Large-subunit ribosomal RNA, domain VI from a marine sediment metagenome, 245 nucleotides, folded computationally. The full RNA is in RNAcentral, with records from MGnify. The coordinates come from a structure-prediction model, not an experiment, and the mean pLDDT is 89.

[in-house]
Context: one part of a larger RNA
RNA sequence: CGUUGAUUCUUGAGGGGAGUCGUCCUUUGUACGAGAGGAUCAGGAUGAACGAACCUCUGGUCUACCAGCUGUCCCGCCAGGGGCAUCGCUGGGUAGCUAUGUUUGGAACGGAUAAGGGCUGAAAGCAUCUAAGCCCGAAGCCGACCCCAAGAUAAGGAAUCGUAGAUUCGUGGAAGAUGACCACGUAUAUAGGCUCUAGGUGUACGCGCAGCAAUGCGUUUAGCCGAGGAGUACUAAAAAUCCGU
Numbered sequence: 001c002g003u004u005g006a007u008u009c010u011u012g013a014g015g016g017g018a019g020u021c022g023u024c025c026u027u028u029g030u031a032c033g034a035g036a037g038g039a040u041c042a043g044g045a046u047g048a049a050c051g052a053a054c055c056u057c058u059g060g061u062c063u064a065c066c067a068g069c070u071g072u073c074c075c076g077c078c079a080g081g082g083g084c085a086u087c088g089c090u091g092g093g094u095a096g097c098u099a100u101g102u103u104u105g106g107a108a109c110g111g112a113u114a115a116g117g118g119c120u121g122a123a124a125g126c127a128u129c130u131a132a133g134c135c136c137g138a139a140g141c142c143g144a145c146c147c148c149a150a151g152a153u154a155a156g157g158a159a160u161c162g163u164a165g166a167u168u169c170g171u172g173g174a175a176g177a178u179g180a181c182c183a184c185g186u187a188u189a190u191a192g193g194c195u196c197u198a199g200g201u202g203u204a205c206g207c208g209c210a211g212c213a214a215u216g217c218g219u220u221u222a223g224c225c226g227a228g229g230a231g232u233a234c235u236a237a238a239a240a241u242c243c244g245u
Base pairs, nucleotide, nucleotide: 001151005161006160007159008158009157010156014148015147016146017145020048021047022046023045024044025043026042032037050105051104052103053102054101058099059098060097061096065092066091067090068089069088070085071084072083073082074081075080109143110142111141116136117135118134119133165243168240169185170184171183172182173181190236191235192234193232194231195230196229197228199225200224201223206219207218208217209216210215
């Protein structure tokens, strides 16, 4: 830009993905074989590698979370803290992200076939799977399974609305380089704050007690806390523009 208004939901021409292999058990120590050995068919179980999704578990990471420790400077000093030292070092660690973790996939089935196996059957009174006709037959082909898909210019269909709707702007996001996409904009839980809570760290400061003191005990399963969950309009989503007719 087109599809001759808009929103939502769709059909699927066409395209892409996947497609793998093993071991064990039963059948069965059966068929077969002198024995040694040892099946087809069928059923079941369990894996390898590969793919997808996810974070409940097991782990990793978690640089604005918690605690411990050292040196130094500072907050006048003590106590308690702050800055710097690779995040100063060390021990843990929520959300998120993640694999070595968890779940899951390949299949079954149908159609047409290849090599091949056959039926009927002439040419050629026989024979012959083939010449007419017909039945089977593969991890392969076409469907089936998953995904994209009407610029499929033959631009499809349905429902609803009727200037409907859309953009800018703002608050944000398990969306994201920017655009885009998604949620919300007071008739509001969109983000922040606050309250409660999950979870993390591991028992704060101060005070009291014991001890000469270092330190310990009590108050105290405390104190503090980023991203999790719920609630709550306290703060910010103002005002308005533009397209569409």